[in-house]
RNA sequence: UCAGAUGGCCGGAUGGCUGCUGGCUGCUCGCGAGGGUGGCUGGAGGAAAGUCCGGGCUCCACGGAAGCACGGUGACGGAUAACAUCCGCCGGGGGUGACCCCAGGGAUAGCGCCACAGAAAUGACACCGCCUAAGGCCCUAAAGGCCCGGCAAGGUUGAAAUGGUGCGGUAAGAGCGCACCGCAAUCCCGGCAACGGGAGUGGCAGGGCAAGCCCCACCGGGAGCAAGACCGAAUAGGGACGGCAGGUGAUCGGUUUCCGGAUCGUCGUCCGGGUUGGUCGCGUGAGGUGGCGAGCAAUCGCCAUCCCAGAGGAAUAGCCAUCCAGUCCUGCGUAGCUCGAAAGAGCGAAGCAGGAUGGACAGAACCCGGCUUACAGGCCAUCUGACGCA
Repeated sequence: UCAGAUGGCCGGAUGGCUGCUGGCUGCUCGCGAGGGUGGCUGGAGGAAAGUCCGGGCUCCACGGAAGCACGGUGACGGAUAACAUCCGCCGGGGGUGACCCCAGGGAUAGCGCCACAGAAAUGACACCGCCUAAGGCCCUAAAGGCCCGGCAAGGUUGAAAUGGUGCGGUAAGAGCGCACCGCAAUCCCGGCAACGGGAGUGGCAGGGCAAGCCCCACCGGGAGCAAGACCGAAUAGGGACGGCAGGUGAUCGGUUUCCGGAUCGUCGUCCGGGUUGGUCGCGUGAGGUGGCGAGCAAUCGCCAUCCCAGAGGAAUAGCCAUCCAGUCCUGCGUAGCUCGAAAGAGCGAAGCAGGAUGGACAGAACCCGGCUUACAGGCCAUCUGACGCA
């Protein structure tokens, strides 16, 4: 210098004017409720987003414990209020490397599935192929052929074919024997553990799939701020009591007649539910900043200091000026490059001057911890690889 890896941070700045919204407060009007008019001060995010996990809080259900069903999680150790999160470590995979990825218990409890191709997909298998030693037949005999057989080395299919490589061995072969590698269980050593290392033993057993059912261990009651609590008009409707009217009428008891009954009116007082509306929940919190300490880290402890949005169809804005990244244009123009015999000409990083443009993703709605997704542009730190120079 180029190409990368990881972690962290910022995400326009300042001023003026006019507004919106929360809090505090002055003056003034009003008996009061309240109104008017000023001042000071706070006012979106790293993701406020998706609503995917986990909690706080609230209500409902519920005697405790255990179990069943259903859902979730899954190596080990730790952090945490909790987690599917985070940290450390282990194992596996990828990369030359920094580093990255993993839904990472159990396939010898059982069931199920393994498309196509292929001889064979699990009781593994025999299409091509290899062999003819032993047994039988043809043949005088040999050679050869046939039967009965042996084999799985090589080929072929597939995502996957039952340890791999080599030597020996054999009729041909084969863990059949041996060496190394892999694997299994045993013992020893290291580690809290997952696990790692070593030793000798075993000829190799158990194909894969559990984000198929299932088994094992652990966790989980449900709904959500439109939760929920309080205050509470007008009108209509409900109930209780009382006053007035009490029948010509209407309705009801399946229908008709008769007899008997109940209800239907209006006024007043009181009660309860409840709609519009209002108040609370609603921001002092697993809080921010700084310092010190413990820890590899996640995180935790102590001290000091600060108060930092709270609307309710929903404020957090609009305009102007100056400036800042960034981008573009024009001019000047150095290093350098090209052309040229030369004079010189052209291109032109950096730099200077002027001008234009100019800031992404997106916006709280009870709160908090995570995850995921979106994001113009910029900054910082550490590390890796390659090349060059000293």
Predicted 3D model of a 390-nucleotide RNA (Bacterial RNase P class A) from Rhizomicrobium sp.
The gene name in the source record is rnpB.
Its Rfam family is "Bacterial RNase P class A". Rfam links the family to the GO terms ribonuclease P activity, tRNA processing and dimeric ribonuclease P complex. The family's RNA type in Rfam is ribozyme.